[in-house]
Description:
A computed fold for a 73-nucleotide RNA, annotated as transfer RNA. RNAcentral holds the sequence, with entries from ENA. The prediction has a mean pLDDT of 80. It matches the Rfam family "tRNA". Its family is annotated with triplet codon-amino acid adaptor activity in the Gene Ontology. Rfam classes the family as a transfer RNA.
RNA sequence: UCCCUGGUAGCUCAGUCGGCAGAGCAACGGACUGUUAAUCCGUGGGUCCCUGGUUCGAGUCCAGGCCGGGGAG
Repeated sequence: UCCCUGGUAGCUCAGUCGGCAGAGCAACGGACUGUUAAUCCGUGGGUCCCUGGUUCGAGUCCAGGCCGGGGAG
C1' cells in the first nucleotide's frame, strides 16, 4: 500500500426486505430472611465509531475517514 471482517446499553452480542432500537449478564428498587448469598418481581440506562450523501424515512444502502482483528505483497 491492497483485500476481507468487525465497531449497537457498563460487559457479551442480536437487530431479517430501509419503517417503534432489543436480549442476557451487570446496576438500581422491592419481596423473601437472624444476616449474607441464592431465588422471585419490577425499574432505569443508547451521540447505533465519526463526517457527508441517497430517501418521505437510515443501526441497515452509498462515499470518505478513525479504531480493532485476519490475510497478501